[in-house]
RNA sequence: CACUUAUCAAGAAAGGCAGAGGGAUAUGGCCCGAUGAAGCCUUGGCAACCACACACGGUACGUGUGAAAGGUGCCAAUUCCAUCACGUUUACCCAAACGUGAGAGAUAAGUC
Repeated sequence: CACUUAUCAAGAAAGGCAGAGGGAUAUGGCCCGAUGAAGCCUUGGCAACCACACACGGUACGUGUGAAAGGUGCCAAUUCCAUCACGUUUACCCAAACGUGAGAGAUAAGUC
C1' cells in the first nucleotide's frame, strides 16, 4: 500500500518550545487562530478496539460484566457541513429543510 470486519450524535486539556497557519484531499460554505495555528516535548485526562479478570453457553469461539497496570487511539464544532443516489415536506422558475443509503475518510483488530 491492498483486502476483510467493527465503530464513528457520547467523552476528554493544561504547561513549555515554536511562530502562521489549521479544520484529510478538491470545490463551496461555516468556523478556529497573535488572548498564539501547524509541528515537537512534558504532564494530565477520555474511551474501552486489542490484551486482562470473572460469569454463562460452548469448548474454535461467542455473549455479558468488571478493571484500566500493558499495545494502540483520541482530547473545538456529528467524520464541522454539503458534494452522489433515493424518499418526504415546502416551494414549484432556480431551490430549501429533513431522512435513508452509497462513496470517501479516520481508528482498531486481522489477512496477504
This is a predicted structure of a 112-nucleotide RNA (SAM riboswitch aptamer (S box leader)) from Filimonas zeae.
Rfam family: SAM riboswitch aptamer (S box leader). Rfam's curators write: The SAM riboswitch is found upstream of a number of genes which code for proteins involved in methionine or cysteine biosynthesis in Gram-positive bacteria.
It was read from a public genome assembly, where an Rfam model found it.
The model forms 97% of the base pairs in the Rfam consensus.
NCBI's taxonomy places the organism under Bacteria, Pseudomonadati, Bacteroidota, Chitinophagales, Filimonas.
The coordinates come from a structure-prediction model, not an experiment, and the mean pLDDT is 81.